This is a predicted structure of a 1386-nucleotide RNA (small-subunit ribosomal RNA) from an uncultured bacterium. It matches the Rfam family "Bacterial small subunit ribosomal RNA". Its family is annotated with ribosome and structural constituent of ribosome in the Gene Ontology.
RNA sequence: GAGUUUGAUCAUGGCUCAUGACUAACGCUGGCGGCGUGCUUAACACAUGCAAGUCGAACGAUGAAGCCUAGCUUGCUAGGUGGAUUAGUGGCGAACGGGUGAGUAAUACGUGAGUGACCUACCUUUGACUCUGGGAUAAGCCUGGGAAACUGGGUCUAAUACCGGAUACGACCAGAUCUCCGCAUGGGGUGUUGGUGGAAAGCGUUAUGGAGUGGUUUUAGAUGGGCUCACGGCCUAUCAGCUUGUUGGUGAGGUAAUGGCUUACCAAGGCGACGACGGGUAGCCGGCCUGACAGGGUGACCGGCCGCUCUGGGACUGAUACACGGCCCAUACUCCUACAGGAGGCAGCAGUGGGGAAUAUUUUAUUAUGGGCGCAAUCCUGAUGCAACGAGGGGGGGGGGGGGAAGACGGCCUUCGGGUUGUAAACCUCUGUUACCAUCUAACAAGCCAAAGUGACGGUGGGUGGGAAUAAAGCGACCAGCUAACUACGUGCCAUCAGCCUCAGUAAUACAUGGGGAGCGAGCGUAGUCUCGAAUUAUUGUGCGUGGACACCUUGCUAACUGUUGGUCUCAUCCGCUGUGAAAGGCUGGGGCAUAACCCUGGUUUUGCAGUGCGUACGGGCUAACUAGAGUGCAGUAGGGGAGACUGGAAUUCCUGGUGUAGCGGUGGAAUGCGCAGAUAUCAGGAGGAACACCGAUGGCGAAGGCAGGUCUAUGGGCUGUAACUGACGCUGAGAAGCGAAAGCAUGGGGAGCGAACAGGAUUAGAUACCAUGGUAGUCCAUGCCGUAAACGUUGGGCACUAGGUGUGGGGGACAUUCCACGUUUUCCGCGCCGUAGCUAACGCAUUAAGUGCCCCGCGUGGGGAGUACGGCCGCAAGGCUAAAACUCAAAGAAAUUGACGGGGGCCCGCACAAGCGGCGGAGCAUGCGGAUUAAUUCGAUGCAACGCGAAGAACCUUACCAAGGCUUGACAUAUACUGGAUUGCGUCAGAGAUGGCGUUUCCCUUCGGGGCUGGUAUACAGGUGGUGCAUGGUUGUCGUCAGCUCGUGUCGUGAGAUGUUGGGUUAAGUCCCGCAACGAGCGCAACCCUCGUUCUACUGUUGCCAGCACGCGAUGGUGGGGACUCAUAGGAGACUGCCGGGGUCAACUCGGAGGAAGGUGGGGAUGACGUCAAAUCAUCAUGCCCCUUAUGUCUUGGGCUUCACGCAUGCUACAAUGGCCGGUACAGAGGGUUGCGAUACUGUGAGGUGGAGCUAAUCCCUAAAAGCCGGUCUCAGUUCGGAUUGGGGUCUGCAACUCGACCCCAUGAAGUCGGAGUCGCUAGUAAUCGCAGAUCAGCAACGCUGCGGUGAAUACGUUCCCGGGCCUUGCACACACCGCCCGUC
Repeated sequence: GAGUUUGAUCAUGGCUCAUGACUAACGCUGGCGGCGUGCUUAACACAUGCAAGUCGAACGAUGAAGCCUAGCUUGCUAGGUGGAUUAGUGGCGAACGGGUGAGUAAUACGUGAGUGACCUACCUUUGACUCUGGGAUAAGCCUGGGAAACUGGGUCUAAUACCGGAUACGACCAGAUCUCCGCAUGGGGUGUUGGUGGAAAGCGUUAUGGAGUGGUUUUAGAUGGGCUCACGGCCUAUCAGCUUGUUGGUGAGGUAAUGGCUUACCAAGGCGACGACGGGUAGCCGGCCUGACAGGGUGACCGGCCGCUCUGGGACUGAUACACGGCCCAUACUCCUACAGGAGGCAGCAGUGGGGAAUAUUUUAUUAUGGGCGCAAUCCUGAUGCAACGAGGGGGGGGGGGGGAAGACGGCCUUCGGGUUGUAAACCUCUGUUACCAUCUAACAAGCCAAAGUGACGGUGGGUGGGAAUAAAGCGACCAGCUAACUACGUGCCAUCAGCCUCAGUAAUACAUGGGGAGCGAGCGUAGUCUCGAAUUAUUGUGCGUGGACACCUUGCUAACUGUUGGUCUCAUCCGCUGUGAAAGGCUGGGGCAUAACCCUGGUUUUGCAGUGCGUACGGGCUAACUAGAGUGCAGUAGGGGAGACUGGAAUUCCUGGUGUAGCGGUGGAAUGCGCAGAUAUCAGGAGGAACACCGAUGGCGAAGGCAGGUCUAUGGGCUGUAACUGACGCUGAGAAGCGAAAGCAUGGGGAGCGAACAGGAUUAGAUACCAUGGUAGUCCAUGCCGUAAACGUUGGGCACUAGGUGUGGGGGACAUUCCACGUUUUCCGCGCCGUAGCUAACGCAUUAAGUGCCCCGCGUGGGGAGUACGGCCGCAAGGCUAAAACUCAAAGAAAUUGACGGGGGCCCGCACAAGCGGCGGAGCAUGCGGAUUAAUUCGAUGCAACGCGAAGAACCUUACCAAGGCUUGACAUAUACUGGAUUGCGUCAGAGAUGGCGUUUCCCUUCGGGGCUGGUAUACAGGUGGUGCAUGGUUGUCGUCAGCUCGUGUCGUGAGAUGUUGGGUUAAGUCCCGCAACGAGCGCAACCCUCGUUCUACUGUUGCCAGCACGCGAUGGUGGGGACUCAUAGGAGACUGCCGGGGUCAACUCGGAGGAAGGUGGGGAUGACGUCAAAUCAUCAUGCCCCUUAUGUCUUGGGCUUCACGCAUGCUACAAUGGCCGGUACAGAGGGUUGCGAUACUGUGAGGUGGAGCUAAUCCCUAAAAGCCGGUCUCAGUUCGGAUUGGGGUCUGCAACUCGACCCCAUGAAGUCGGAGUCGCUAGUAAUCGCAGAUCAGCAACGCUGCGGUGAAUACGUUCCCGGGCCUUGCACACACCGCCCGUC
C1' cells in the first nucleotide's frame, strides 16, 4: 500500500496478501566450471582403522648391514670396528590443537576499571655460579602365581633419576633506623644493622686455547592466566517475603593470592516492590536477518570467552589440570572369561545402527601453513592442505548469429471473412563459448640444504589443433480481484479449487484438459520459521462521553511532579583532548584470480565506556530571604449536610358502640373474596404502625451513596468580606484505610399499609405472566455482616489560558432613594439553557470543554469461550476481588445516510368504508379450471394481476395428443453434379386412405450451345408447436392515470448523501402562489388529438331533406324544382375563473351569482414517467445454446381435446302478479352484404323451401327493434311460474352430424318459493332493465366477447374503522428489506 464487516458511507478494529532472509526439507525438472557450505532431531549406543609423540648429543643394555684382522676345512669360526633397531630408566610434550552446547540467569558473557592482594614452563634480557660426596633402582639374569589382564620374590647395574655437605649480597623474616612516595590498609630504595633457611649436571665437537648446548640462582620484559569492582542484556507476582556460615567482627588454618574459603568464639545482622526467594526457558558476544530510523528476531559457518568430554564424586603429577584419547572410587550399560577375575568410554577424523522431513568418503598428502620433540637430518600431526558426494547457497558463462512469407503443414479459436502459434519452423549461409577428441606444457618455491633434490591437489590449469549447430529448459494449486497474464471444450453445489474475499446448482476467464499468454529461469513451486507492512504495545509514535477502555466515592504513607529572588557547587548537561572500543564483518578507494562471487590492501564506521580540561543560562543539590499558591485568625451568611432526644396533624387498617339494609368490592368484561352471625355506607370513641400533602422549583446541601412535618441540643463542610499571622506547609496518589442504594444474612424487637414466595379466580391453544382477591418473608427500629448497581454526566483529580448572550440560588460594593422597599450597574461562588473559535468518525462538546497546555493516577489492545475454570485472599452463607487457556469465527461493534417496515404520530386521496341500488354464495343449465380417468384426454396461464384466459368459434381440417399404416434430400427452401422427360389431365383396378399398378393424352423459348418447368440419383442441407421465458429480443400484465421520478450548475457535508422536491396555503395533480441557498431544466400532470353536446359559414346539395311553388298518387319527396330546415362533409366560433359579490397574505385559489347550449378538467376515449414483480409468453414472431435426424421430421385413416364420484370460478334462466300468456299498436342507433345480403309473391304449424326484383350500397337487403302503450285472461298454486331432462318426428349446413352440430314441431314437465358464513359491482344518462348489430364462421356449442341505442333511479352524514396509495416526521439489531431478523425449550 491492497483485499475483507455495509444497500452505500465514514471511522474503529481484527484477519489476510504483496517484501527480504534461511545450516534448511519435500515435489517436478536438471548442461558447465570457480567459491563457500553440509546431524538444527537421540549430550542416543557404537564394530573397525587412524587422531601424541619425540630425544641414543642424558643413561645402562640390545647390537643388524657394512668394513678390518686372524685361523684355516674358501666359507665357516673367532676378534675388532661400526652403529641400524629398539623394550626400559630419564627429559620435554601430552593442560595446545580437535569436538560439542548438556548444564549455567550468574563462580558465565560483554564493556570499562583495579590488583598497593597474585602466579607465569618454554622465549628475550641483566648479573653471578656450575664445588664435594653417597646410597639405591628399572631394564637384564634366576625363580614363582594367573585363563587373561597383570603380578610376587631373589640377585646385578647406570645416569642430566634420587639424597647429604660447602658457598651464595640477591629471597624471606624480625627489631631498630634513614630517605622518597601514595587513594586507606600502605608502597619503593645494590640504604644501614641483625637473624633464618636454600643451589647445581652434564653432554658433545674440535682437538685442547676454548667456542656450542644444557643446569642453578637473579634482574627486567613479553606472553598466558588467577582474583576483585561498576554497569548492561529473558519470561513469570495465579512465586511476597527469603536467609543460620546466614551478615559482620576477633583469633587460627588454608591458598600463588584477597576473602566465611574453612574453623572456634562474639554480635544479630543481611537481601527485598528499582522485584529478593521460587518456577520456566537459555551457552554469552563480535556478528547475522529484517527495518527509513528507533527497534524486532537470531547466535549455523568464521573469530573471542565460558562450560562439558558415558553419569556422579575425588585427588595425584606438573609452571599450568582437578586432565576428551591419565589415575582412583561409585552407578548404569556393553564386551571377554577357565566364573576366581578383568576390559571399555568417537560431543577427535572417517564410518555403523537408531531417531528423523533431513545433512557427505571407513579417500589422499605432510607439498604448503601451523604445532610437538630433537643441535640437526629426520620423525609425528584425521590440526591443516587437497580431492570425492549433494543445484543445499550466492555468483559467472552458455544453450547460437544473419537471412528466410507460400505468413507452409499441424494445433487452437472463429462473426467462416479470417485470426493466432509466427521469422517461429523448414531451407540457405556464417561462427565455434562450454561440453568432446588428440597433442604440448607450467607456475604458486618464499623454505630446507654444501650441493643435488623435493608437487598431495594433478597430467589439474593453460597453449595448439580437430570436428560439428552436433549435446544442453524447465517450473508452478501462475493467468476472477488483490496481481503481470484469456479463450475453447468437459463437468453440473458433483468432482474439485481456496492465502483472504470466495468459485462450482448446463453458456465456470476461479474446477479438469487443450491452445494461447504472463513470470522466473538450471531452476521453479509448496509447506515451516523470523522481520516488514503492524502507528496492531505507540520512547520516536496510539487511545478511554456513545466504538475496547475513568476504579462507586473520599482520605492518605512510599513514590512522581512542583511558586519568586540572591549566593554557591558542577550531579546532570555542552564543547575539546586522551585511552580503549581485537581480528574478521559493513561502507568506500585501489589491486589479484578472464569478469563476478572470492581474496589482498589503505581509509572509515564501531553511535559505547573510562579519564581529563573549559563553561554554568536552564534542570538539580546546599544555603539565605520573599508572598502571588496553601493554611490560620477576625466579621458576616444560606442550606431536606450528618447524629440524638422530644413532639404534631391528615389518611389507611383494626376494635367498641349507635343509625341503617342487601348488597359490597373488583374489571376491558368477570369471577375468586366480604356480607342477614348485619357487610358496604354513615356518626362517635379508642388502638397501633408507617409515611410526611400544599410550600416544591432543569431550586438547596453533601465526596459519593444520598437527604423533606415541627422543636431543642451539641456538630462537619461551603461561600462572602477583611488582610492580622505562618512562609511552599502544594498537587496527584500504587499498596492501605474509611464511607458506600436496594436486595440479602445473623440476633432481638415491631408489624398499619404495601408486598417476592404461595393459594385459589380470570385471560389464553397453554399462561408456572401481564389483570383481580388474599397473603408469608421483607419493608420499620437497634446491633453486627455483606461491598455490589445503567453506583451514569456512561465524561478521574488539580492548575492555568481561550468570544459572548440569557435565566436562576447565595453573598459583597457603587449609583439612586430623606430612610426602607423596589430599581440600575458591577464583582465573587454555585446550578441551567443557547452559541463563536477550536475539537470530534459523526452525533455532539463548547469558561461547569469532549478546546489549548502541564502534573499524577487508573484502564483498553478483534468477537465468542468468560468476568468463566484452577490457585490465592475476604465472607456465616449468598457470593465478592484477582484472573487464564484449549477450542472456534472473519468478523463483532460505533456514528451517520437512503430505503423498506411499525397492531408509531400528523395531513390527504380512492365505490376504500359508510349511505344506497342490484347481484354472487343455495337450484338447473352453459363455459373455463382443478382432480380423477384414459391409448390419448396436446400445450400454456395459478393470489390480487390464472380459471366465458391464449381460443374473433376442436364433427374431418384446425391439431400440436393417441393407435395403426406409409416415406427418408424428405410435406417446404436454395445450390451443385449426373440423368430422364413433360408436369398436368382422363379412365380403370387394389387399398381405410395415404399410396401404388395398368392404360391413354399432352409442352414453351432459343443465338441450336442451351434455358424455363419437372421426375430420379448423389451431396451440402431441410424440418422440429422438442428443452431452457432463470440465456434473450419484441410484446404484454400489475402497482397506477397513482403524482410522482430525475438531472445540470451552485451551496452544505470528510463521505454515503442533502438542498432543490422541505415549510405556509391551494389543487384532480411536484396544479399554482408565497416564503426559502438555491437557480433552472427534463420525463410524468395539464394542454395539444379523436368523439358527443350549441351555433355559424362554405363548396355543396345525391342516394339524404321538403318550408314555399307546381304535378301526381297507392295519399308513398313519388316527380319537376328548391337549399330555407333536418342531415351529411369540411372549416370556424364558443368556456378563459373572462364578469359581479364574499373569504383569502391587495396571492394562488375557493364559495355564491349572472349570462350561456355548455362553468370551473363540460362528458367519454386514446395517451401509462423512473421503476418493481428473475411477473407472463421459446406454442404469434425472432433468436443464443442444447437435443432428434429411416425420427422428437413428414403423409394418411380412425380416435382424442366433448370422458365424470367430486371441488372451484365466470355467466345464463328462474323461483313469479312491477308477473306469465293472447291480441292490437309506437319509437332507435350502430353495423354488415357479390363464393354475399336477398325483397314482393307462393308454400309449410314451424325450422324452412320454391323463386328471384333490387343492391359493389345515405339508393336495395339483413330489419321484426324490445321493454313501452291499449285491451283481454290467469289469482298465489310448484301454478297458464319455471323450463331442465327424456321420447317421437323434422329442417338446414356440410364428402360426412355415431362418438360430437344448431334449429323447429308434438309430447314429457326435474330442481327451484329469493339463497349460511362470507363476498362483488356501481356516484348519472351511471346502476338497474330492454332489445339490436358485428367479428370469427360451411354450420355451430354465443347464454361468451366487442359495440349500439331505448327506458331510467336511489344515496353519499362523514373519514372513527377495513383495504390500497401519496407527502412529512419518528423508531429500528431489517436491506433477499416484517413472508425480515432472531431467542429459548423439546